RNA sequence: UCCUGAGUAGCUCAAUGGUAGAGCAUCCGGCUGUUAACCGGACGGUUCUAAGUUCGAAUCUUAGCUCAGGAG
Numbered sequence: 001u002c003c004u005g006a007g008u009a010g011c012u013c014a015a016u017g018g019u020a021g022a023g024c025a026u027c028c029g030g031c032u033g034u035u036a037a038c039c040g041g042a043c044g045g046u047u048c049u050a051a052g053u054u055c056g057a058a059u060c061u062u063a064g065c066u067c068a069g070g071a072g
Stems, first nucleotide, its partner, number of pairs: 001071007010024004018055001026042005048064005
């Protein structure tokens, strides 16, 4: 320098154009003599940045940033 992949909640990951979700963690409650476990609920998002396409973009296109892998 070129090619490919990844970037979404505190963490690990879904969502393949139509309301951004799950598990763990945190908090509250239930259960129990108590703790743990278990059960229910709540909280938590400018979907890496900027533009474009579209009635509508996490998703498609372009450029940039970071990380990983590969080629020279």
The RNA shown here (transfer RNA) has 72 nucleotides and comes from a Candidatus Parcubacteria bacterium. The RNAcentral record of the sequence draws on ENA. It matches the Rfam family "tRNA". Its family is annotated with triplet codon-amino acid adaptor activity in the Gene Ontology. The family's RNA type in Rfam is transfer RNA.